[in-house]
Context: one part of a larger RNA
Molecule: large-subunit ribosomal RNA, domain III
Organism: Thiotrichales bacterium
RNA sequence: GAGUAACGAUAAUGGGGGUGAAAAACCCCCACGCCGAAAGCCCAAGGUUUCCUGCGCAACGCUAAUCGGCGCAGGGUGAGUCGGCCCCUAAGGCGAGGCCGAAAGGCGUAGUCGAUGGGAAACAGGUUAAUAUUCCUGUACUUAGUGCCACUGCGAUGGGGGGACGAAGAAGGCUAGGUCAUCCGGGCGUUGGUUGUCCCGGUUCAAGCUUGUAGGGAGUGUUCCUAGGUAAAUCCGGGGACACAAUCCCGAGAAGCGAUGACGAGCCCCUAUAGGGGGCGAAGUGAUUGAUGCCAUGCUUCCAGGAAAAGCCUCUAAGCUUCAGGUAGCACUGAACCGUACCCCAAACCGACACAGGUGGGCAGGGUGAGAAUCCCAAGGCGCUU
Numbered sequence: 001g002a003g004u005a006a007c008g009a010u011a012a013u014g015g016g017g018g019u020g021a022a023a024a025a026c027c028c029c030c031a032c033g034c035c036g037a038a039a040g041c042c043c044a045a046g047g048u049u050u051c052c053u054g055c056g057c058a059a060c061g062c063u064a065a066u067c068g069g070c071g072c073a074g075g076g077u078g079a080g081u082c083g084g085c086c087c088c089u090a091a092g093g094c095g096a097g098g099c100c101g102a103a104a105g106g107c108g109u110a111g112u113c114g115a116u117g118g119g120a121a122a123c124a125g126g127u128u129a130a131u132a133u134u135c136c137u138g139u140a141c142u143u144a145g146u147g148c149c150a151c152u153g154c155g156a157u158g159g160g161g162g163g164a165c166g167a168a169g170a171a172g173g174c175u176a177g178g179u180c181a182u183c184c185g186g187g188c189g190u191u192g193g194u195u196g197u198c199c200c201g202g203u204u205c206a207a208g209c210u211u212g213u214a215g216g217g218a219g220u221g222u223u224c225c226u227a228g229g230u231a232a233a234u235c236c237g238g239g240g241a242c243a244c245a246a247u248c249c250c251g252a253g254a255a256g257c258g259a260u261g262a263c264g265a266g267c268c269c270c271u272a273u274a275g276g277g278g279g280c281g282a283a284g285u286g287a288u289u290g291a292u293g294c295c296a297u298g299c300u301u302c303c304a305g306g307a308a309a310a311g312c313c314u315c316u317a318a319g320c321u322u323c324a325g326g327u328a329g330c331a332c333u334g335a336a337c338c339g340u341a342c343c344c345c346a347a348a349c350c351g352a353c354a355c356a357g358g359u360g361g362g363c364a365g366g367g368u369g370a371g372a373a374u375c376c377c378a379a380g381g382c383g384c385u386u
Base pairs, nucleotide, nucleotide: 013031014030015029016028017027018026032383033382034381035380040363041362042361043360046343047342050341051075052074053073054072055071056070060068061067080141081140082339083338084337086119087118088117092113093112094111098107099106100105122139123138124137125136126135142335143334144333145332146331147330148329150327151326152325153320154319158315159314160313161312166302167301168300169299172295173294174293177289178288179287180286181285183202184201185200186199187198188196204262205261208257209256210255215250216249217248218247219244220243221242222241223240224239225238226237228236229235263284266280267279268278269277270276303306349358350357365377366376367375
């Protein structure tokens, strides 16, 4: 220079009460304003205690601070079913032998790793200051082992099936959700009117089990032959005969049970100012609309022709054949380990900052509307730290 510029989105504050040495900024209440395909909610990545409670205000916070993602201390993350681990493989990595190379090393077979993909199974309600599909209550489901019982050709690292997949488009059937009515409970106006076709609030509920619908797909079964599937096969493939005109498979949703339960507007009691604890508990139906969700990995069309392997089913080989093994039922037992707090379009991640930037997925209410646009609102969250 200069007590100058600046104090980081122009979404906005005002009043009352409290605490305190001190209050524009902290807490409570009232009013106002802002977002509402977000400035709300839930995850992944990343962060790594920032979560909750008590105490504190030097420093950090662009001001103050009694407040804080700050300091100190204590507390907090509970799983057979969520995710990982596990089984399986993709791109790719490593790679016994092997090939190549002055050395280091490079490539690569058998293998072995490697999810962003495939593979068993859980929902609703309640609860904490802080966790919950994990705890509790209720109701379920899966898988493995063992025992008993009945029946019985079982057996793989091999064969076959299946898993198993593109894009676009269209129509149909449903559901979530919404709206209106019904029903239930409450109200009758401090100001002109309000017993009425009035006003306010509520009208909710899963997995699972039973059933197999709308719809979609395939001919199905028995038997004979068989140069193929590296051996074998009753399996698959190829060929023939007979029988049946339906049969089988997939399949949302609805309905019943689950639920004589839970939740539920409100009411009552206790404590007595922090609001908390306990109890009782009405109605709980219908119509309409309706998805981008489900049936659906479906259907139709098209060319650029759209992973693999295991689990699973089936077939036999060696072998076993009183055994072992397999199938069904019942009972019992097991299901370890790791993650789980909190932020997550952000003051907690990536940007040196509490930075107007960047950051993948899911949820998707009302009015207007073609709409996830726009504007206004709900739930919820904020008024952006002078």